[in-house]
RNA sequence: GGUAUAGCUCAGUGGUAAAGCAUGGGCUUAGCAUGCAUGAGGUUCUGGGUUCGAUUCCCAGUACC
Numbered sequence: 001g002g003u004a005u006a007g008c009u010c011a012g013u014g015g016u017a018a019a020g021c022a023u024g025g026g027c028u029u030a031g032c033a034u035g036c037a038u039g040a041g042g043u044u045c046u047g048g049g050u051u052c053g054a055u056u057c058c059c060a061g062u063a064c065c
Base pairs, nucleotide, nucleotide: 001065002064003063004062007021008020009019015052023039024038026036027035045061046060047059048058049057
């Protein structure tokens, strides 16, 4: 100096957090796989500050590089 967000890989903008993979059940198949549509899953590393409002801005800390 950089990074920290779902089980994993990772986007994201000051205004209720997305995607892919994985996963559940459904359709399809004799069955499996593939495919299709669909659901669930988040203390946004921790603690403060600013703000009507912070994942986002500021400070400190922790872990990793």
Overview
Predicted 3D model of a 65-nucleotide RNA (transfer RNA) from Camelus ferus. Its Rfam family is "tRNA". Rfam links the family to the GO term triplet codon-amino acid adaptor activity. Rfam classes the family as a transfer RNA. Taxonomically the source falls in Camelus (Eukaryota, Eumetazoa, Deuterostomia, Tetrapoda). The same sequence occurs in records of 2 taxa. The sequence is in RNAcentral, with records from Rfam.